[in-house]
RNA sequence: GAGUCGGCCAGGCAGCCGCGUCAUGCGCAAGCAUGCCGAGGAAAGUCCGGGCUCCACAGGGCACGGUGCCAGGUAACGCCUGGGCGGCGCGAGCCGACGGAAAGUGCAACAGAGAGCAGACCGCCGAACGGCGUCGCAAGACAUGCGUGGCAAGGGUGAAACGGUGCGGUAAGAGCGCACCGCGAGUCUGGCAACAGACCGGCACGGCAAACCCCACCGGGAGCAAGACCAAAUAGGGAGGCAAUGCCGCGGCCCGCGGUGCCUCCGGGUAGGUUGCUUGAGCGUCGCGGCGACGCGGCGCCUAGAGGAAUGGCUGCCCACGACAGAACCCGGCUUAUCGGCCGGCUC
Numbered sequence: 001g002a003g004u005c006g007g008c009c010a011g012g013c014a015g016c017c018g019c020g021u022c023a024u025g026c027g028c029a030a031g032c033a034u035g036c037c038g039a040g041g042a043a044a045g046u047c048c049g050g051g052c053u054c055c056a057c058a059g060g061g062c063a064c065g066g067u068g069c070c071a072g073g074u075a076a077c078g079c080c081u082g083g084g085c086g087g088c089g090c091g092a093g094c095c096g097a098c099g100g101a102a103a104g105u106g107c108a109a110c111a112g113a114g115a116g117c118a119g120a121c122c123g124c125c126g127a128a129c130g131g132c133g134u135c136g137c138a139a140g141a142c143a144u145g146c147g148u149g150g151c152a153a154g155g156g157u158g159a160a161a162c163g164g165u166g167c168g169g170u171a172a173g174a175g176c177g178c179a180c181c182g183c184g185a186g187u188c189u190g191g192c193a194a195c196a197g198a199c200c201g202g203c204a205c206g207g208c209a210a211a212c213c214c215c216a217c218c219g220g221g222a223g224c225a226a227g228a229c230c231a232a233a234u235a236g237g238g239a240g241g242c243a244a245u246g247c248c249g250c251g252g253c254c255c256g257c258g259g260u261g262c263c264u265c266c267g268g269g270u271a272g273g274u275u276g277c278u279u280g281a282g283c284g285u286c287g288c289g290g291c292g293a294c295g296c297g298g299c300g301c302c303u304a305g306a307g308g309a310a311u312g313g314c315u316g317c318c319c320a321c322g323a324c325a326g327a328a329c330c331c332g333g334c335u336u337a338u339c340g341g342c343c344g345g346c347u348c
Stems, first nucleotide, its partner, number of pairs: 001348009011318007019038002022035005040324001044335002047333005052223004064219005069083005084098001085096004099214002104212002106208002121155002123151003128148003131144001133142003163181006182203001183201002186199005227275004237266006246260005282301008319322001
C1' cells in the first nucleotide's frame, strides 16, 4: 500500500424556549411550580422462533405444512458455534435447498444411428464362412470388400451417449491386461458423528427428488383491537310484590293461551373508565468452565410507557459539515436501508 474478519460510535459543547409520563408541593377545580427520566442500530420488513392471553383438546394414527451434511448451544428457531464435504481465492478468508436415485412411479423438447438391460449414419477390420476374379495340375496363395460377419478407436448429434487418460495388446478393437484418476451394498483403521485413510474388487450401479415420492425431526387455532375488572342513560330478559279476579286479543260462550300498569331486587350487553404496560430468557463488570456459540457464580445499575399519541425549535462556537430512519405487549434472530469515523486480529 492492497485486502479480510470482528467490535464500537451515529456530530460535540453551552445558553434560551417548548412537549410527555412519573414524584413532590400549591390549588375547590382548570392548572401552576420544582425535580428525575424521555427512541434505534436498525424502533423498519412482519420473514422465522418464543413468552403472555383466550378458545379447542383422552391417547395414537392419517392428511396437510415446515425443516433437511454431522455434533453442540438455546426458552425456541429456518438462528448461532465448531467440524465434515463441495466450489472460489496466492492467502487471511468467503459462498452453500448439502438426507435418499440399489423402495417404487415418472421425466428428458429439438437434433441424433442410439436417451437407458441403448445403438451403428460416416467410419475401422479382413482373423473366420461363402461368392466372383487372377495365378497354380493340385493343395493353396493373392486380390476384392459383394454377401454373411467382427468392432466402437476416430468423426458427427446432443445439456447428457453405458467410466476417463496413457501404455501394452489386437485383423481392427474392447477393463482384454497394466498404471493413475473415478466408482463400489467389500474389509480394516481413525472419529460420538458427518466423513477420511489404507487395502481389496475390473466396473456391476448415468442424470433429475427446486418431479411425485421415501426417511428423520417439528407443528392445534387466533392474537394486546389478545384478555381481565368496574360499570351509567335508554331498550330488552328473569324473580317477587302491589291487584282486583280489571282491560285488550284469539272465540258464539266457558275453560285456556297471549299481551298490558307501578314498585323492589337480580343478571347480561353497550358508552365510558381501570388494567394488561414494562424488572426483563435485562444491562454493566469481575471470576470460573468451554476451541467456541454459551453456561455458572459474585458485585453494581434501573434504562420511554404514551394512547390521538411526548422526545422538538432557536442562537453561538468547533470540526471530519452530519446518513438511514421514529417506540405502541415484550423478547431472540434473519433480512433490508445507512454520511462517515474509531479500535483490534489476521493475510498478501
This is a predicted structure of a 348-nucleotide RNA (Bacterial RNase P class A) from uncultured Lysobacter sp. The source organism's lineage runs through Bacteria, Pseudomonadati, Lysobacterales, Lysobacteraceae and Lysobacter. Model confidence (mean pLDDT): 78 of 100.